[in-house]
Context: one part of a larger RNA
RNA sequence: UGACGGGGGCCCGCACAAGCGGUGGAGCAUGUGGUUUAAUUUGAUGCAAUGUGCAGAACCUUACCUGGGCUAGAAAUGGUAGGAACUCGGGUGAAAACUCGAGGUGCUCUUCGGAGAACCUAUCACUAGGUGCUGCAUGGCUGUCGUCAGCUCGUGUCGUGAGAUGUUGGGUUAAGUCCCGCAACGAGCGCAACCCCUGUUGCUAGUUGCCAGCGGUUCGGCCGGGCACUCUAGCAAGACUGCCGGUCGUUAAGCCGGAGGAAGGUGGGGAUGACGUCAAGCCCUCAUGGCCCUUAUGUCCAGGGCUACACACGUGCUACAAUGGACGGUACAAAGGGCUGCAAACUCGCGAGGGUAAGCGAAUCCCAAAAAACCGCCCUCAGUACGGAUAAGAGUCUGCAACUCGACUCUUUGAAGGUGGAAUCGCUAGUAAUCCCUGAUCAGUAGGCAGGGGUGAAUACGUUCCCGGGCCUUGUACA
Numbered sequence: 001u002g003a004c005g006g007g008g009g010c011c012c013g014c015a016c017a018a019g020c021g022g023u024g025g026a027g028c029a030u031g032u033g034g035u036u037u038a039a040u041u042u043g044a045u046g047c048a049a050u051g052u053g054c055a056g057a058a059c060c061u062u063a064c065c066u067g068g069g070c071u072a073g074a075a076a077u078g079g080u081a082g083g084a085a086c087u088c089g090g091g092u093g094a095a096a097a098c099u100c101g102a103g104g105u106g107c108u109c110u111u112c113g114g115a116g117a118a119c120c121u122a123u124c125a126c127u128a129g130g131u132g133c134u135g136c137a138u139g140g141c142u143g144u145c146g147u148c149a150g151c152u153c154g155u156g157u158c159g160u161g162a163g164a165u166g167u168u169g170g171g172u173u174a175a176g177u178c179c180c181g182c183a184a185c186g187a188g189c190g191c192a193a194c195c196c197c198u199g200u201u202g203c204u205a206g207u208u209g210c211c212a213g214c215g216g217u218u219c220g221g222c223c224g225g226g227c228a229c230u231c232u233a234g235c236a237a238g239a240c241u242g243c244c245g246g247u248c249g250u251u252a253a254g255c256c257g258g259a260g261g262a263a264g265g266u267g268g269g270g271a272u273g274a275c276g277u278c279a280a281g282c283c284c285u286c287a288u289g290g291c292c293c294u295u296a297u298g299u300c301c302a303g304g305g306c307u308a309c310a311c312a313c314g315u316g317c318u319a320c321a322a323u324g325g326a327c328g329g330u331a332c333a334a335a336g337g338g339c340u341g342c343a344a345a346c347u348c349g350c351g352a353g354g355g356u357a358a359g360c361g362a363a364u365c366c367c368a369a370a371a372a373a374c375c376g377c378c379c380u381c382a383g384u385a386c387g388g389a390u391a392a393g394a395g396u397c398u399g400c401a402a403c404u405c406g407a408c409u410c411u412u413u414g415a416a417g418g419u420g421g422a423a424u425c426g427c428u429a430g431u432a433a434u435c436c437c438u439g440a441u442c443a444g445u446a447g448g449c450a451g452g453g454g455u456g457a458a459u460a461c462g463u464u465c466c467c468g469g470g471c472c473u474u475g476u477a478c479a
């Protein structure tokens, strides 16, 4: 000087407390451990691994296993030889591949002999290839403490020196934020601001919107017409403790209250992550040193596996019902996506869907809401008109192909489950809870993820305690 203390002081944070809803019990989905297996490819392992790499394993992917093949190789360059490329057909085979036959003669130059450019085959040469190992050889990227308020430097001064000072102290702040004081005076990286979205208004602009005012109307902004409003998207304005009061405060920084205002003290949300820590994570994104394989640890193909199942754990979904379930008609979003696409309407089917097909490369057309509200049914607590697992049969769609191993529909079947022990998680407002919708990946496959809106609470006395963190101080047989 640090680190540590079941030392002290001060202060924060959904850290506790006050509340609301969960997890832990059930069934299922998903990941992991374990076990099994020919293989169940692999990385990640307290917080900070476990719906994680995977924004989507039937084949492919695929790295694993079994079997069948190739060896200058699946891909690059050059030389030599042959052949245009290519198309069609037969045979063997699971395919890869091997083999046979037929057709075909193009393009550029030409002295019509041929030469050349692509492309194919064989062979030769320089060589390739490796998702093999080492993340404790590395780059790069990322997690984490932590969006915590810290981390440092120059000069000066003090100290023999390691170092100290500044950065400590008194206040204050979300903040090393600002003020005052001070052997310090300044500065840098962080904080804040500058960026994006959102909340108010004005201007500009009108193939969205509007009967707002006029006319028509098939009653649909549908038409004429108009940019007033809504909206869209560009430019501006607006918030700065700017104004008033307190006596609260050190004549300070600030704090408390008020006015005006759409908004008030960082308005709300996002992006943004200092010096560093964990030899943290990734050699399977990529790059890369070293080591290893080279008729195989490379490469092609078929089938299988990654989907197994006495069990254990994590994360979720659906429930256990009446604030509910079932039937019927009816209403209201935002943000997105759409041509190998989204598909209205009509029609067939109980349905998943099928047929035909308008419109739309989209503020114009389409995908396209649910909870809520209304009518009446269940009729009082029952394993039920709760719950839907499991199972049988019949189908639909995608795709070369749904057996291993897809999603969905219909009929029947109807399991566990009556609110979950110890323990444990999230959340302070348009939040929690609850309800649907969209998108990426994607042929098909979401209970996951990323977003969007609808409805919309309770509680916070407070900082004694638990956890994590910041500053000062103290002790130390630690470095």
Stems, first nucleotide, its partner, number of pairs: 001479002003476003007473007015463002019427005026318008034309002042053002064304007077125007086103007107116003129293002132291003138287002140282003143278001145276001150189006156165003169180003195270004200237007209227001214224003240264001243258004248254001320420001324378002328374001336367003341360002346355003386417001391412007433455007
RNAcentral holds the full RNA, with entries from SILVA. A computed fold for a 479-nucleotide part of an RNA from a metagenome, annotated as small-subunit ribosomal RNA, 3' major domain.